[in-house]
Molecule: transfer RNA
Organism: Amorphochlora amoebiformis
RNA sequence: CGUAGCUCAAUUGGUAGAGCGUGUGGCUGUUAACCACAAGGUCGUAGGUUCGAAACCUACC
Numbered sequence: 001c002g003u004a005g006c007u008c009a010a011u012u013g014g015u016a017g018a019g020c021g022u023g024u025g026g027c028u029g030u031u032a033a034c035c036a037c038a039a040g041g042u043c044g045u046a047g048g049u050u051c052g053a054a055a056c057c058u059a060c061c
Base pairs, nucleotide, nucleotide: 002061005020006019007018008017014051022038023037024036025035026034044060045059046058047057048056
């Protein structure tokens, strides 16, 4: 340090997001680019604290 397929956020406890990628549509003679929309997450695993944990504590990987 571990969060979406990849790279990383989440104001340090209160509805989990962005970019890229992917899919669909638009546009185009075609592709690409561009525009719009959508899908995608047991937040490494198991416990603990708390009304509430991605966040705090413990162990493990």